[in-house]
This is a predicted structure of a 413-nucleotide RNA (Bacterial RNase P class A) from a Flavobacteriales bacterium. The gene name in the source record is rnpB. Of the family's consensus pairs, 94% are formed in the model. It matches the Rfam family "Bacterial RNase P class A". It is annotated as a ribozyme. Rfam's curators write: Ribonuclease P (RNase P) is a ubiquitous endoribonuclease, found in archaea, bacteria and eukarya as well as chloroplasts and mitochondria. Its family is annotated with ribonuclease P activity, dimeric ribonuclease P complex and tRNA processing in the Gene Ontology. Its mean pLDDT, the model's own confidence on a scale to 100, is 76.
């Protein structure tokens, strides 16, 4: 100097004109007022992810959200946090690399990556294909043996066949029931021995803990799968700002008060009127008016009620930001100072012009042996992406710039 990875920070700037939303202020007009309309001034106005809506919480309603069953989720430990499936620091396992001890099985040290990382010795299930056999301490395909037993041959040694033994070797498989070395045997086998790996139990030391270290005893060895059922522990009631609270034009039912309540016949009468039949002036219905039809005291007025349109709140001061100091390995916690930082509701932060900055391309000049550097002019480009109740995380997208750390390469000394 180049490339890659990780972490952190930033993620276009300035000017002019025209606009947009909120707050505040001044002027004018309207209004009794609350306030509204118009114009001007000042100030605030998206993000690191505002995104996906995946996880957790605040808040709200449902009954006060409590218990049981079911269902769902999480799952090594300690800590952080309001909480979490998030984060920090550790433990353990596993794969690879480097160094190293051992004849070997295997062990030790360091580094890097990965792990839904409770339980498979509670029970049940499953283990495709291949293979003789896939879990019972089972299984005999090839191979090995055939000592003991049976048959045939043989004087015999023995040979052949069989019953049978055998998990050492081969073959199949991801996996074949511990491994290495030796003894042993007819051949073999934890059958025996030493070592190696692993399991259970017992106390000891150490660590807050997951665990770790060394030791003793035991049977000599127990397969995998829980992202299969299941068991254990912990957590979760449901809905979701279109939650929800309030005000309230219009309007149906209902309630209260007032007004209206005609004529005729019949019955009853407490002499006020009530009930029934018929007719009809007012009134109601047939979209506004007339006719007509129909209904006809079922009517009219006011208030309450109810809650549609619309409006207000929820709703922006919060587990808040920045800085200093202290504590902590760290996530983070505490003290002090300081700041106020969008609040729209179909949704405001935009458009045009100019200048600059960065990247890249072409070209000119200049320096250089060269790669290339510097300067000028011109073209192109400047990402991902926009709030909608708020907050903490996770995940995903992102041109480019800067800082720190690590790894690799190249050149020079």
């Nucleotide at each position: 100097c180049c490339c890659g990875c990780g972490c952190a920070u930033c993620g276009c700037u300035c000017c002019g004109c025209c606009g947009u939303u909120c707050u505040u202020u001044c002027c004018g007009c309207c209004g009794c007022a609350a306030g509204g309309c118009g114009g001007g001034g000042a100030g605030g106005g998206a993000g690191g992810a505002a995104a996906g809506u995946c996880c957790g919480g605040g808040c709200a309603g449902c009954a006060a959200a409590g218990g049981g069953c079911g269902c769902c989720g999480u799952g090594c430990u300690u800590c952080c946090u309001a909480a979490c499936g998030g984060g920090a620091a550790g433990g353990g396992g596993u794969a690879c690399c480097a160094c190293u001890g051992g004849u070997g099985a295997c062990g030790g040290u360091g580094g890097u990556g990965c792990c839904a990382u409770g339980g498979a010795a509670a029970g049940u299930g499953c283990c495709g294909c291949a293979g003789a056999a896939a879990g019972g301490g089972a299984a005999a395909c090839c191979g090995c043996c055939g000592a003991c037993c049976c048959g045939u041959c043989g004087c015999a040694a023995g040979a052949c066949g069989g019953a049978g033994g055998u998990a050492a070797g081969g073959a199949u498989g991801a996996a074949a029931a511990g491994g290495u070395g030796g003894g042993g045997u007819a051949a073999g086998a934890g059958c025996c021995c030493a070592c190696c790996a692993g399991u259970g139990c017992c106390g000891c030391g150490u660590g807050u803990g997951a665990g770790c270290g060394a030791g003793g005893c035991a049977g000599c060895u127990u397969g995998g799968u829980a992202a299969a059922c299941c068991c254990c522990a912990c957590g979760g009631g449901c809905u979701g700002a279109a939650a929800g609270a309030c005000c309230a034009a219009a309007u149906a039912a209902g309630c209260u008060g007032g007004g209206g309540c005609u004529c005729u016949c019949g019955u009853c009468u407490u002499c006020g009127g009530a009930c029934g039949g018929g007719a009809u002036a007012a009134g109601g219905g047939c979209g506004g008016c007339c006719c007509g039809c129909u209904u006809g005291a079922u009517c009219c007025c006011a208030g309450c009620g109810g809650g549609u349109a619309g409006g207000u709140c929820g709703a922006u001061c919060g587990a808040g930001g920045u800085c200093u100091c202290g504590c902590g390995u760290g996530a983070g916690c505490g003290u002090g100072a300081u700041c106020c930082c969008a609040g729209a509701u179909a949704g405001a932060u935009g458009g045009c012009g100019g200048a600059g900055c960065c990247u890249u391309c072409a070209u000119u000049g200049u320096c250089g042996c060269a790669a290339g550097g510097c300067a000028g002019c011109g073209g192109a480009g400047g990402a991902c992406a926009g709030g909608a109740u708020c907050c903490g995380g996770c995940u995903u997208a992102u041109a480019g710039a800067u800082g720190c750390g690590c790894g690799g390469g190249u050149a020079u000394u």